This is a predicted structure of a 342-nucleotide RNA (Bacterial RNase P class A) from a bacterium. The gene name in the source record is rnpB. Its mean pLDDT, the model's own confidence on a scale to 100, is 76.
RNA sequence: CGAGGUGACCAGGCGAUCGCGUGCCGAAAGGUAUGAGGAAAGUCCGAGCACCGCAGGGCAGGGUGCCGGCUAACGGCCGGUGGAGGCGACUCCAAGGAGAGUGCAACAGAGAUAUACCGCCCCGGCGGCGAAAGCCCCGGAGUAAGGAUGGAAAGGCGAGGUAAGAGCUCACCCACGGCUUGGCGACUUGUCCGUGCUGUAAACCCCACCCGGUGCAAGAUGGUAUGAGGACACAUGCGGCGGCCCGUCGCGUCCUUGCAAUCGCUCGAGCCUGCGCGGUAACGCCAGGUCUGGAUAGAUGAUCGCCCAAUACAGAACUCGGCUUAUGGGCACGCUCGCAUU
Numbered sequence: 001c002g003a004g005g006u007g008a009c010c011a012g013g014c015g016a017u018c019g020c021g022u023g024c025c026g027a028a029a030g031g032u033a034u035g036a037g038g039a040a041a042g043u044c045c046g047a048g049c050a051c052c053g054c055a056g057g058g059c060a061g062g063g064u065g066c067c068g069g070c071u072a073a074c075g076g077c078c079g080g081u082g083g084a085g086g087c088g089a090c091u092c093c094a095a096g097g098a099g100a101g102u103g104c105a106a107c108a109g110a111g112a113u114a115u116a117c118c119g120c121c122c123c124g125g126c127g128g129c130g131a132a133a134g135c136c137c138c139g140g141a142g143u144a145a146g147g148a149u150g151g152a153a154a155g156g157c158g159a160g161g162u163a164a165g166a167g168c169u170c171a172c173c174c175a176c177g178g179c180u181u182g183g184c185g186a187c188u189u190g191u192c193c194g195u196g197c198u199g200u201a202a203a204c205c206c207c208a209c210c211c212g213g214u215g216c217a218a219g220a221u222g223g224u225a226u227g228a229g230g231a232c233a234c235a236u237g238c239g240g241c242g243g244c245c246c247g248u249c250g251c252g253u254c255c256u257u258g259c260a261a262u263c264g265c266u267c268g269a270g271c272c273u274g275c276g277c278g279g280u281a282a283c284g285c286c287a288g289g290u291c292u293g294g295a296u297a298g299a300u301g302a303u304c305g306c307c308c309a310a311u312a313c314a315g316a317a318c319u320c321g322g323c324u325u326a327u328g329g330g331c332a333c334g335c336u337c338g339c340a341u342u
Base pairs, nucleotide, nucleotide: 001338002337003336004335005333006332007331009329010328012307013306014305015304016303017302018301020035021034022033023032024031025030037313041324042323044322045321046320047319048318049215050214051213052212056246057245058244059243061211062210063209064208065207066080067079068078069077070076081095082093083092084091085090096206097205101204102203103200104199105198117147118146119143120142122140123139124138125137127136128135129134155173156172158170159169160168174196175195176194177193178191179190182187219263220262221261227257228256229255230254231253232252237251238250239249240248241247270290271289272288273287274286276285277284278283
């Protein structure tokens, strides 16, 4: 200098003029404080909160899926283990079980959990050819080492052995298991002690753990109206508790109609600071500071000047913790690779 990797930050600032929403003060005029995001988006997860006449047990259903920790919780985050990718810094993983069972594996190939197409070896034949060795044909018994097909063919490779072969035997290696080393654990070290029929569970399934439901258009108050209409039905019944069963509650129950208004509505698992304490970290504790939208046809806009990297994606509607997606700009690195110079 170039190419990468990782991380957090900003989302413009200052001044003037005019214009908006809310709170407070004021009789009013007006004054004063404050006023969208890192994703407010998606609605993919988790919760706070509210209601369901007790919401309890079970089945069905759904979710997660290596280990440990953090958290209110999570399918999130941090750290590790194993694996995959990359020269590397690093990145990613739908990461339990195939020996509980079922299913599937096209085509090719003899055969996909079984098998003999080509081959190899032995025996037989009053066979054929040949000088002989031997070759061809027919039948029988053996083989799975060699060849073909395939992603995969009864662990791999080498040697011995055999009629020819085969873990049949031996040495080395692979996988699984036993014992053993280290570790909270996932795993790992060693050991020949044992065994040796593929893959697939983002196929059904099994195993472990977790899960009431509906949702701020929840719900509460008040009013309309203790109104009106409809359905079912009389305890062997009807209705509620997301589906079903048990159980339990009520005795009438359920459905429809009827909404201007007020609340819910913002003090929160809140935010900021600290070379504070503990921890590898996520995070927790402590101390100090701080109050920053609550609209409801829905508010923050326009003009001018200067600075400037900021000219993009884009606007709350009960609130938070995450994930995913969109995107302008500047910054750091005691990180990696390459080139050049010293």